[in-house]
RNA sequence: AGAGUUUGAUUCUGGCUCAGGAUGAACGCUGGUGGUGUGCCUAAUACAUGCAAGUCGAACGAGAAAGUUCCUUCGGGGACGAUUAAAGUGGCGAACGGGUGAGUAACGCGUAGAUAAUAUGCCCUCAGGUGGGGGAUAACCAACCGAAAGGUUGGCUAAUACCGCAUAAGACCACAGUAUCUAAGGAUACAGGGGUCAAAGAUUUAUUGCCAGAGGAUUGGUCUGCGUCCGAUUAGCUUGUUGGUGGGGUAAAAGCCUACCAAGGCGGUGAUCGGUAGCUGGUCUGAGAGGAUGAUCAGCCACAUUGGGACUGAGACACGGCCCAGACUCCUACGGGAGGCAGCAGUAGGGAAUUUUGCACAAUGGGGGAAACCCUGAUGCAGCGACACCACAUGAGUGAUGAAGGCUUUAGAGUUGUAAAGCUCUGUUCUUAGUGAUCAAAAAAAUGAGAGUAGCUAAGGAGAAAGGACCGGCUAACUUCGUGCCAGCAGCUGCGGUAAGACGAGGGGUCCAAGCGUUGUCCGGAAUUAUUGGGCGUAAAGCGGAUGUAGGUGGUUUUGUAAGUCAGAAGUGAAAGCCUCAGGCUCAACCUGAGAAGUGCUUUUGAUACUGUGAAACUUGAGUAUGGAAGAGGGCAAUGGAAUUCUUGGUGUAGUGGUGAAAUAUGUAGAUAUCAAGAGGAACACCGGAGGCGAAGGCGGUUGCCUGGUCCUAUACUGACACUCAGAUCCGAAAGCGUGGGGAGCAAACAGGAUUAGAUACCCUGGUAGUCCACGCCGUAAACUAUGGACACUUGGUGUUGAUGGAUUUGACCCCAUCAGUGCCGAAGCUAACGCGUUAAGUGUCCCGCCUGGGGAGUACGGUCGCAAGAUUAAAACUCAAAGAAAUUGACGGGGGCCCGCACAAGCGGUGGAGCAUGUGGUUUAAUUCGAUGAUACGCGAAAAACCUUACCUGGAUUUGACAUCUAGAGGAAGAUACCUAGAAAUAGGAUCGCCUUAGGGCCUCUAGACAGGUGCUGCAUGGCUGUCGUCAGCUCGUGUCGUGAGAUGUUGGGUUAAGUCCCGCAACGAGCGCAACCCCUAUGUUUAGUUGCCACCAUUAAGUUGAGCACUCUAAACAGACUGCCGACAUUAAGUCGGAGGAAGGUGGGGAUGACGUCAAGUCCUCAUGGCCUUUAUAUCCAGGGCUACACACGUGCUACAAUGGCUGAUACAGAGGGUUGCCAAACCGUAAGGUGGAGCUAAUCUCUUAAAAUCAGUCCCAGUUCGGAUUGUAAUCUGCAACUCGAUUACAUGAAGUUGGAAUCGCUAGUAAUCGCAGAUCAGAAUGCUGCGGUGAAUACGUUCCCGGGCCUUGUACACACCGCCCGUCACACCAUGAAAGUUUGUUGUACCAGAAGUCAUUUCGCUAACUUCGGAAGCAAGUGCCCAAGGUAUGAUCAAUGAUUGGGGUGAAGUCGUAACAAGGUAGCCGUAGGGGAACCUGCGGCUG
Repeated sequence: AGAGUUUGAUUCUGGCUCAGGAUGAACGCUGGUGGUGUGCCUAAUACAUGCAAGUCGAACGAGAAAGUUCCUUCGGGGACGAUUAAAGUGGCGAACGGGUGAGUAACGCGUAGAUAAUAUGCCCUCAGGUGGGGGAUAACCAACCGAAAGGUUGGCUAAUACCGCAUAAGACCACAGUAUCUAAGGAUACAGGGGUCAAAGAUUUAUUGCCAGAGGAUUGGUCUGCGUCCGAUUAGCUUGUUGGUGGGGUAAAAGCCUACCAAGGCGGUGAUCGGUAGCUGGUCUGAGAGGAUGAUCAGCCACAUUGGGACUGAGACACGGCCCAGACUCCUACGGGAGGCAGCAGUAGGGAAUUUUGCACAAUGGGGGAAACCCUGAUGCAGCGACACCACAUGAGUGAUGAAGGCUUUAGAGUUGUAAAGCUCUGUUCUUAGUGAUCAAAAAAAUGAGAGUAGCUAAGGAGAAAGGACCGGCUAACUUCGUGCCAGCAGCUGCGGUAAGACGAGGGGUCCAAGCGUUGUCCGGAAUUAUUGGGCGUAAAGCGGAUGUAGGUGGUUUUGUAAGUCAGAAGUGAAAGCCUCAGGCUCAACCUGAGAAGUGCUUUUGAUACUGUGAAACUUGAGUAUGGAAGAGGGCAAUGGAAUUCUUGGUGUAGUGGUGAAAUAUGUAGAUAUCAAGAGGAACACCGGAGGCGAAGGCGGUUGCCUGGUCCUAUACUGACACUCAGAUCCGAAAGCGUGGGGAGCAAACAGGAUUAGAUACCCUGGUAGUCCACGCCGUAAACUAUGGACACUUGGUGUUGAUGGAUUUGACCCCAUCAGUGCCGAAGCUAACGCGUUAAGUGUCCCGCCUGGGGAGUACGGUCGCAAGAUUAAAACUCAAAGAAAUUGACGGGGGCCCGCACAAGCGGUGGAGCAUGUGGUUUAAUUCGAUGAUACGCGAAAAACCUUACCUGGAUUUGACAUCUAGAGGAAGAUACCUAGAAAUAGGAUCGCCUUAGGGCCUCUAGACAGGUGCUGCAUGGCUGUCGUCAGCUCGUGUCGUGAGAUGUUGGGUUAAGUCCCGCAACGAGCGCAACCCCUAUGUUUAGUUGCCACCAUUAAGUUGAGCACUCUAAACAGACUGCCGACAUUAAGUCGGAGGAAGGUGGGGAUGACGUCAAGUCCUCAUGGCCUUUAUAUCCAGGGCUACACACGUGCUACAAUGGCUGAUACAGAGGGUUGCCAAACCGUAAGGUGGAGCUAAUCUCUUAAAAUCAGUCCCAGUUCGGAUUGUAAUCUGCAACUCGAUUACAUGAAGUUGGAAUCGCUAGUAAUCGCAGAUCAGAAUGCUGCGGUGAAUACGUUCCCGGGCCUUGUACACACCGCCCGUCACACCAUGAAAGUUUGUUGUACCAGAAGUCAUUUCGCUAACUUCGGAAGCAAGUGCCCAAGGUAUGAUCAAUGAUUGGGGUGAAGUCGUAACAAGGUAGCCGUAGGGGAACCUGCGGCUG
């Protein structure tokens, strides 16, 4: 210090999550030692038992017993025990110490002050006093009551208990006086006379008590400034309330209380009310500012079972005191009594969870006492708990056959790993034994719970001591097996669907370590509430607009002041803690000392720049006046013409109207059209404009009246009068509401017609509210510049509106300058980018409003407003890991532009109808093997299923196997046959022949084992190959440049091309894969060569047959030729296009091969190869037969036809290319023919297949189901083959089906092409209408690019990126979750009114009782009564929080449900906002607005 996560990728916004630290913790696994700390966070729930506050005989009276001992009359008595115990009177203490945090939002706490408004036992100092009397009472004794607790009566007694009297320095009270101080109120000192008020003794004779007073110290009480949580969906609260006077009251000021008087006091700087909470020093975190927290330790407060109350006392309204009331528990003889662990232990309960019913007063401290001492669950120690922090150990050295074992493996090895074993040592901790503290301190002695502890010494002994989490990324650490969207993991992202580094296990590794992880909580990271330190055009966010109050802010100069501000000093900021430096425990944690710090508050002294404030001035901000100017600014009234509609009349006749096309509608009762007249309402063409005005909404014929604002010019005046603005007030489109008018057109709703699968819509015909006016409401819009207002500053250019000045002409225009508006483009700068840019989104100042992830939701509840509709204010539960902005690259669009292609068009011929062939689907079957399935499957794999093929079915056989390699054992040559038997064959049994060798071995058989085998699965694990877009012109890279970046540029633009072909231009310059070319065939020629080819000349033959020849043809090798090279026109002087010449060929001459980056998880595991899985007497292998050839049907591809451009018969001519020895097969002969016989020739320019056919010439047929067509069927044959039944081809004769040119639709083709005609080849024993080639004859048409399809480039929109076969909205149905409403029901809290009234203080009464004193009257006290106040309780009626509630509303989430398709592209009717109506639903329609 950052990281992960939205996207195909990017930048930004923005949330979620992680890494860190901490903890009074808990849970899981594990666990050796010690030190120091720490330990009910929950039920302020209830508590058994023990202990936690006593002490004093030197205040007082009284006073045992056990035991010992003495005496004894044996009944007993005395002494010691005993200044005793136990109890009582009295004194002091019990108000400290200890616990807890319920209450409390408060002068409770913190801090700084005040007390001139106060108290203070014990302690210290000072100066005094302590005289003399009195009457009681407990204990005790006696009697009595009661179960008990306890009590009553009578009697005795003491005091430092109680009560008078005397004395009064002094104190207090009232009165009047002087001086000093004080801001004031007042205070202090001095002196005067008057009134009131004291005391206690004890003992060891030295002290100590007691009383009144002054001072100190200490500790309290009270008051004040400032600070101290959340909620406004709590906005008004208050009657002792605010103040005054009199009185009372207190230690003390005060409405603290009371009577009267006044009507105040508090509150937006948040009163009141509600919720929550003890506060602080500190603690945790953080760089800090802050945030969170308030255990342990320390200070303060509050409380002590709940509520109320007082008493005593220096101090309490009292934790271990009292009284009363309530709840609860216990005892009881039922009549009554007793109790309070939030003290220390401990128990139950609650809970995830928190210890021993320990030891000691030795130390420190506290109470009492003169003291000795006593008491002390305060405290000191010990025990339990890894709860935390700190320290230590679990061994050290050496040790490579790198042991064994494990794991992995490419089978070589690697790793665990010097790790182990082994050898040599050490002894912390441990065990045993010995010794043994500090703590004890100020003269000596005594005193140690902890503790026989810590420490030290010796011996023994490597022995007894390592785990946890993690290993996809964040985040350090990797492999194997198992599992197969299962089981499971998960902090976020996300893993798992057969090769999981993410699940589980093993090995290995990483990080920590007596701990390690998980969970909870807090801070951090989070600049994600932003003071430091954020934002608001489009991401969340500028109020619809204005006026203006409080508030905030505020021009220039002088002067005063010193509040803010700055500086100095003083006080305080407790200790502990943090920090620094030292020191002590062996170190550390821990402890001790010193310092610093404590950023604060208060007092005081000074400074005066700035701010504030007082005073005085100024003119530039602001305003006023005078003079001009423009304008749909507003209100009221009047008025005008055009148009629509309606009415009346005329002319006139059959349609009109409307649409994509129609229909509804309207019209012969006369429409539409046209002319004239009239009525009525609404809106104001042209001018008119990115023009004007207004704060915004908004404003448009003309005229008048009233009226607001703005601008310009130059002078004068006022003198900061200003800016902004919470609350408030006013204005505020459209729709809507109320009352009354009005109503031409338009038009929600509604009706009808269309469209449609439906059409509650879009379109059409009608049509009501409404739209208009007046008055009153509503208060919202995409009320938008999605941009609050004001002021200042910061380069420019160009339009336009209003005004002024200058110059010029003297008319306008034009030009220059200034001010005020309003537009566009752009510099710097800003911005995530888009963009903004003197009209800022730039640079600054001031003020206001608003935002803090998406959804839930601008919703619920509550409040306010409204007639209503609704508006405004405005949550939570729950849920997701995103939602979003801008820009990029693609893809897509029922977006646009340009271009191309047999894409359309123009043509020619087909398919679709028939029959047949062939493939597919389907069906059937024992099997009809498998694959291919839009284009890119379907005469496809298959260049050929009778057996074989063959993978399928049925049946029969085999099991190391039909085939390969190897090992071990046994045996044998191997092998061959036309043999025999059984069988369908495989096979089995037999027979016959044969009998290796170089002695190593080769070959074969049998047995056993490794293994073979698989056309079994996965083409979505793969290689290779292939199809398609597409022979389309594209696809990229390097460097540079631009951009934050993804990316862009180049590759776009202007031309041109078949082409990213080339040229020009250009922040690009180059390059690569593609294009083209190079290659092959073909078209022309030359040269060479001349057999098997050729034949002009010579000879010859039936025949180039032969001699001769190689000129020609041809063959096959090498060359030439074509390059826009030449000319002209056009074009930019270009690329190039057009025309021409020459040429065999002209602009790629024609054809082929050649297929960029990539797309389709395209096809193929059945060509081959191959991972994984499966099978192994079977999914392998062999054999026979069957099937792949089935057949109601559907589709694709073809063949043959339907005829006369033809059929048939006869005659007759001309190819190319290819094949051939397991072959092609001639002549000749036989057969009607298929074919047969035959055998010449040929390993081929020689022989052969091999007669090419259409064409041509004759004849015939005469438009018909025919002399067309040939299916089907019968008979008879031929050929191949082991074999033609299922299931071949061919021949002859006979038979002679459908079919007369084919619906919707659809295919091919642009020239030697289509069409048509035949020939050959591969496969092949045989079997093409298929396929691959070959030549013959040989057309028509193309205006052109509007449209269909496909493609390329540019551009545009996008909510798509699995990329439109995309995305996505709402109802309905089902399940679950949280939540609102709801007749009500229940609990808590609380207000008001009333009743009631315990204990108790105070007041009051004096009928009762009474020892102290008495002037005998009383005083004083007690009891009792009454009154005020008042706790619990009760009644009535409200408020409020919460729980629950039949039913109901919407919301959220869910697997592949239902209905539609609203949005995203012009989303197929542009969308959205407000409003109103309607509709299953998304939505539709009207009105106004926005461009997003």
A computed fold for a 1492-nucleotide RNA from a Bdellovibrionales bacterium, annotated as small-subunit ribosomal RNA. The RNAcentral record of the sequence draws on SILVA. Taxonomically the source falls in Bdellovibrionales (Bacteria, Pseudomonadati, Bdellovibrionota, Bdellovibrionia).